[in-house]
RNA sequence: UGAGUUGAGUAGACGGUCGCAUAGCUAGUCCGCUAGAUAUGAGGAAAGUCCGGGCUCCAUAGAGCGGGAUGCUGGAUAACGUCCAGGAGUGGUGACGCUAUGGAAAGUGCAACAGAAAGUAGACUACAGCGUGCAAGCGUUGUACAGGUGAAACGGUGCGGUAAAAGCGCACCAGUCCCGGUGGUGACAUCGGGAGCUAGGUAAACCCCAUCUGGAGCAAGACCAAAUAGGCGAAUAGGGUGCGCUCGCCUUGUUCGCGGGUAAGGUCGCAUGAGGUUGGCGGCAACGCCAAUCCUAGAUGAAUGAUCGUCAACGCUGCUACCAUAAGGCACAGCGUACAGAACCCGGCUUAUUCUUAACUCGACUG
Numbered sequence: 001u002g003a004g005u006u007g008a009g010u011a012g013a014c015g016g017u018c019g020c021a022u023a024g025c026u027a028g029u030c031c032g033c034u035a036g037a038u039a040u041g042a043g044g045a046a047a048g049u050c051c052g053g054g055c056u057c058c059a060u061a062g063a064g065c066g067g068g069a070u071g072c073u074g075g076a077u078a079a080c081g082u083c084c085a086g087g088a089g090u091g092g093u094g095a096c097g098c099u100a101u102g103g104a105a106a107g108u109g110c111a112a113c114a115g116a117a118a119g120u121a122g123a124c125u126a127c128a129g130c131g132u133g134c135a136a137g138c139g140u141u142g143u144a145c146a147g148g149u150g151a152a153a154c155g156g157u158g159c160g161g162u163a164a165a166a167g168c169g170c171a172c173c174a175g176u177c178c179c180g181g182u183g184g185u186g187a188c189a190u191c192g193g194g195a196g197c198u199a200g201g202u203a204a205a206c207c208c209c210a211u212c213u214g215g216a217g218c219a220a221g222a223c224c225a226a227a228u229a230g231g232c233g234a235a236u237a238g239g240g241u242g243c244g245c246u247c248g249c250c251u252u253g254u255u256c257g258c259g260g261g262u263a264a265g266g267u268c269g270c271a272u273g274a275g276g277u278u279g280g281c282g283g284c285a286a287c288g289c290c291a292a293u294c295c296u297a298g299a300u301g302a303a304u305g306a307u308c309g310u311c312a313a314c315g316c317u318g319c320u321a322c323c324a325u326a327a328g329g330c331a332c333a334g335c336g337u338a339c340a341g342a343a344c345c346c347g348g349c350u351u352a353u354u355c356u357u358a359a360c361u362c363g364a365c366u367g
Stems, first nucleotide, its partner, number of pairs: 001363009012311007020041004025036004043339001047350002050348005055217004062247005067213005072086005087101001088099004102208002107206002109202002124147002126143007155173006174198002176195008221268004231258006239251002275294008313337006322329002
């Protein structure tokens, strides 16, 4: 100095003028409100609505089957499909990254084209035996060694053996299974022995196994106010969740349809929390514990703004006085400066985006 990997932070600052919302305080009051000062007032993603919960309501929130979700191990957490640390596999020179990461010897299915044949398959070329023929060849038996096709052809190399061949046998290696040792909480790693056992791929196909799973959602729901005709018809011992079925449980009249009225109102829910900040201790870490301290929007057609000035950071352009001379740097001037807005709350994930910075990896140049 270039390229990259993994983290962390930021989302301009100060001042003036004008204008808003909430809370409490002070004063006044026609009790409707008015005025003053004070305090606070959009985000790191508020976005997506992809997960998990807190909270609210539902008598069934109980059991079973189905359905759905997750899927290596150990931890964290209120919980999770999230996070941390590891294992295995895999990409990269590397720092590091990625994985829909259990089971294919329980069963079923699927795989274009090529090829004889794509899973206990298979004979196109071929090899060998027998028969036949003057010969070319033909028929039949045996084989899957060699060649071809293909992403992949039923372990590999060598030796023996055979009519020709083949784990048919043997040696070594690879895989699979079984029995043990060592290390580890574990996933696993490693070492030794045995068995010629050789069993492709795919489960983000059905399936098997393990674990989990009630529903609906702040437009949830509670209270107040107001008003009408609590009318008509049908069904029936049924109905009752709001994933389906069965059982259990609870309830006594229930359910369905038509028609009419009120309100499109007001108050609460609604901001003290699995809360923030600082310090200490424990832990590799995620995070936990202790102490101190703080209260930081609550609107409801929707407040949190507009404007002026100065300054900071970054980018572009100019200038060439100065430094440097390879790139460029310093000063000055001008212009510009991202993604984007709460609506019950919180923990994550994903996506969009301005600037700063730390550590690490690889390369080039100079000393």